[in-house]
RNA sequence: UGAGUAAGCCGGAUGGCCGCAACCGCGUAUGCGAUUGAGGAAAGUCCGAGCUCCAUAGGGCAGGGUGCCGGGUAACACCCGGUGGAGGCGACUCCAAGGAAAGUGCAACAGAAAUAGACCGCCCAAGUAACUUUGGGUAAGGAUGGAAAGGCGAGGUAAGAGCUCACCAGCGGCAUGGCGACUUGUCCGCUCUGUAAACCCCACCCGGUGCAAGAUUGAUAGAGGAACAUAUAUGGCGGCCCGUCAUGUUCCCGGGUAAUUGCUGGAAUCCAUUGGCAACAAUGGAUCGAGACAGAUGGUCAUCCAAGACAGAACUCGGCUUACAGGCUUAACUCAAACC
RNA sequence: GCCUCGGUAGCUCAGCUGGUAGAGCAAGGGACUGAAAAUCCCUGUGUCGGUGGUUCAAGUCCACUCUGAGGCACCA
Numbered sequence: 001u002g003a004g005u006a007a008g009c010c011g012g013a014u015g016g017c018c019g020c021a022a023c024c025g026c027g028u029a030u031g032c033g034a035u036u037g038a039g040g041a042a043a044g045u046c047c048g049a050g051c052u053c054c055a056u057a058g059g060g061c062a063g064g065g066u067g068c069c070g071g072g073u074a075a076c077a078c079c080c081g082g083u084g085g086a087g088g089c090g091a092c093u094c095c096a097a098g099g100a101a102a103g104u105g106c107a108a109c110a111g112a113a114a115u116a117g118a119c120c121g122c123c124c125a126a127g128u129a130a131c132u133u134u135g136g137g138u139a140a141g142g143a144u145g146g147a148a149a150g151g152c153g154a155g156g157u158a159a160g161a162g163c164u165c166a167c168c169a170g171c172g173g174c175a176u177g178g179c180g181a182c183u184u185g186u187c188c189g190c191u192c193u194g195u196a197a198a199c200c201c202c203a204c205c206c207g208g209u210g211c212a213a214g215a216u217u218g219a220u221a222g223a224g225g226a227a228c229a230u231a232u233a234u235g236g237c238g239g240c241c242c243g244u245c246a247u248g249u250u251c252c253c254g255g256g257u258a259a260u261u262g263c264u265g266g267a268a269u270c271c272a273u274u275g276g277c278a279a280c281a282a283u284g285g286a287u288c289g290a291g292a293c294a295g296a297u298g299g300u301c302a303u304c305c306a307a308g309a310c311a312g313a314a315c316u317c318g319g320c321u322u323a324c325a326g327g328c329u330u331a332a333c334u335c336a337a338a339c340c
Numbered sequence: 341g342c343c344u345c346g347g348u349a350g351c352u353c354a355g356c357u358g359g360u361a362g363a364g365c366a367a368g369g370g371a372c373u374g375a376a377a378a379u380c381c382c383u384g385u386g387u388c389g390g391u392g393g394u395u396c397a398a399g400u401c402c403a404c405u406c407u408g409a410g411g412c413a414c415c416a
Base pairs, nucleotide, nucleotide: 001336002335003334004333005332006330007329008328009327010326012304013303014302015301016300017299018298020037021036022035024033025032026031039310043321044320046319047318048317049316050315051210053208054207058242059241060240061239063206064205065204066203067202068082069081070080071079072078083097084095085094086093087092098201099200103199104198105195106194107193119142120141121138122137123136124135125134126133150168151167153165154164155163169191170190171189172188173186174185175184177182214261215260216259217258222253224252225251226250227249228248233247234246235245236244255415256414257413268287269286270285271284272283273282274281275280305308341412342411343410344409345408346407347406350365351364352363353362359396367383368382369381370380371379389405390404391403392402393401
């Protein structure tokens, strides 16, 4: 200098004018003044919780979820640190990564044969004048396929074959180190197809409902109609059974729909110290940063530059995923070339 | 705001215990007819909304995403 890797941040700025919403103060002639006013994803609603009512959320079955190990957390499918595997020269990145040696299913077409095997070939025997036929052995070779009975060499054999041996690969056992995933060794045993994002098995977890949940006050308005049931019933109990509680339940037509609360101060944000490799935790200090219910957060002018992307709260948090013009940071790290 | 379901030929829909996708209507060609309709015979048509993954193999299983449709309040 060029090419990358990782982590993180910003995502128009300043000022004037007009306007919108919430709340506060003064007025009460409805105005005036002050303060505050979208995001890193507010999104998708994919996970996990708080909170709410149903019964305090009970037991069993069914169903669903997670899936290497250890830690973190309120919890998680998230995060951190490791193990194993894959990719990259490397910094580093990625992985739904338990079990196929519990059982069942499936493996189309091709191929002789798809979890077991003799089509061709090779070898042996018998028969035949010969071509060849019949019977048997053989998985070393050919052909098919995604996958063909561990690989390769030597011995061995009629021909062959882990049949035997050396090396290698895989699985299991044993020993070693590690909390553990696992590693290393031994050469003790074996050579076993793939698929679990097929059923399933194992381990752990899960009740439903969602702020249109729920609570309080008020207004309006029916002795309206229908169905079921009469406690061996119906409903709470939105898969079933048990159990438990209540005594009516459901539907149709008609009437009304305002206010308060839930509502934003919270597993909150920032800083420091301590512990920890880290995620994170503890302690101390500081700060308050939207809360609507037809739903505010906008428009315009001036100056500047790199000319402004994706997009907009609706009960609240922690994550994940997806979208995103452009720019910046790290006395960070890697590779290549040149020079000293 | 919350919940649920769908996307396959031009149209309406099957197919979903993975094995190379069909039916009806429509369209095109032919026969019949002087000509047309009806009828009969034949034919084509799809990257199964998109992307990625699992698998030997995906419309089907899994994840993400785009798009369409439907439902859900309270009081007496």
Molecule: RNase P RNA; transfer RNA
Organism: Christensenellales bacterium